RNA sequence: GGUCCCGUGGUCUAGCGGUUAUGACGUUCCCUUGACGUGGGAGAGAUCGCAGGUUCAAUUCCUGCCGGGACCA
Numbered sequence: 001g002g003u004c005c006c007g008u009g010g011u012c013u014a015g016c017g018g019u020u021a022u023g024a025c026g027u028u029c030c031c032u033u034g035a036c037g038u039g040g041g042a043g044a045g046a047u048c049g050c051a052g053g054u055u056c057a058a059u060u061c062c063u064g065c066c067g068g069g070a071c072c073a
Base pairs, nucleotide, nucleotide: 001072002071003070004069005068006067007066010025011024012023018056027043028042029041030040031039049065050064051063052062053061
């Protein structure tokens, strides 16, 4: 330099044009315990990498850029 893939709560991840963006771990509170842990219940936590474009409508499609990765040279 070329081709391709990925970027979503603190971490890992589902979603793939249309409501309130899914779950797990973590975290906060409550119950349970003498206490801790386990177990049960409830809650908070995301400008969906950035900027444009298409569309009535974009996390989803297109373009550029940024970051990470794989392969080729």
Molecule: transfer RNA
Organism: Candidatus Pacearchaeota archaeon